[in-house]
RNA sequence: GCCUGUAUAGCUCAGCGGUAGAGCGCGACCUUCGUAAGGUUGAGGCCGCAGGUUCAAAUCCUGCUACAGGCU
Numbered sequence: 001g002c003c004u005g006u007a008u009a010g011c012u013c014a015g016c017g018g019u020a021g022a023g024c025g026c027g028a029c030c031u032u033c034g035u036a037a038g039g040u041u042g043a044g045g046c047c048g049c050a051g052g053u054u055c056a057a058a059u060c061c062u063g064c065u066a067c068a069g070g071c072u
Base pairs, nucleotide, nucleotide: 001071002070003069004068005067006066007065010024011023012022013021018055026042027041028040029039030038048064049063050062051061052060
């Protein structure tokens, strides 16, 4: 220098054009003499950044950034 992949909630990941979900974690409540476990419920992200396409973009395209891998 070139190529590929990844970037979504505190963490690990789903979602593949139609207003973002799960598990764990966290708060409240129930249960218990109490703790743990279990149950109910709630908060929390507008999707790495900037543009473009589209009626509509986390999703498609371009550039950039970070990380991982490969080639020379």
Transfer RNA from a Candidatus Pacearchaeota archaeon, 72 nucleotides, folded computationally. The RNAcentral record of the sequence draws on ENA. Lineage of the source: Archaea > Nanobdellati > Candidatus Pacearchaeota. The prediction has a mean pLDDT of 82. Its Rfam family is "tRNA". The family's RNA type in Rfam is transfer RNA.